[in-house]
RNA sequence: GCCGGCGUAGCUCAUCCGGUUAGAGCGCCUGAUUGUGGAUCAGGAGGCACCCUGUUCAAGUCGGGGCGUCGGUACCA
Numbered sequence: 001g002c003c004g005g006c007g008u009a010g011c012u013c014a015u016c017c018g019g020u021u022a023g024a025g026c027g028c029c030u031g032a033u034u035g036u037g038g039a040u041c042a043g044g045a046g047g048c049a050c051c052c053u054g055u056u057c058a059a060g061u062c063g064g065g066g067c068g069u070c071g072g073u074a075c076c077a
Base pairs, nucleotide, nucleotide: 001073002072003071004070005069006068007067010026011025012024013023019057028044029043030042031041032040050066051065052064053063054062
């Protein structure tokens, strides 16, 4: 360089054929419980869905471009 996968909460991941307010576990915060902590229970905060653009009544989901990351492959040394 070429080909392919992936990019959604702090982390790991869901989100059925595009369709109503994007969720889960862990973590974090508050409270209860406890002599303290842990564990457990209850509640809560936390998201421009990588960026730009297009299609559509409607995009996390589809098309195009870019960036990042992982893997394969080729070339130079």

The RNA shown here (transfer RNA) has 77 nucleotides and comes from uncultured Amylibacter sp. The coordinates come from a structure-prediction model, not an experiment, and the mean pLDDT is 80. Rfam family: tRNA. Taxonomically the source falls in Amylibacter (Bacteria, Pseudomonadati, Pseudomonadota, Rhodobacterales).